[in-house]
RNA sequence: GCGACCAUAGUUUAGUGGAUAAAAUAAUGGGCUCCGAACCCGUUGAUGGCAGUUCGAUUCUGCUUGGUCGCA
Numbered sequence: 001g002c003g004a005c006c007a008u009a010g011u012u013u014a015g016u017g018g019a020u021a022a023a024a025u026a027a028u029g030g031g032c033u034c035c036g037a038a039c040c041c042g043u044u045g046a047u048g049g050c051a052g053u054u055c056g057a058u059u060c061u062g063c064u065u066g067g068u069c070g071c072a
Stems, first nucleotide, its partner, number of pairs: 001071007010025004018055001027043005048064005
């Protein structure tokens, strides 16, 4: 230099162009307990960025950023 793949919550992952973006874990409030752990009920928290297509984009397209891999 060329190409492929990946990017969603603090972390690990779901999500056939249509909903309020789902779960586990973590954090936090409460219950339970003599106290804690476990368990139960809540709360908070995310689509890498910029454009395009579309009535509608996490999803499709282009560019870009970062990461992994391959070729030279």
Transfer RNA from Agathobacter sp., 72 nucleotides, folded computationally. Its mean pLDDT, the model's own confidence on a scale to 100, is 82.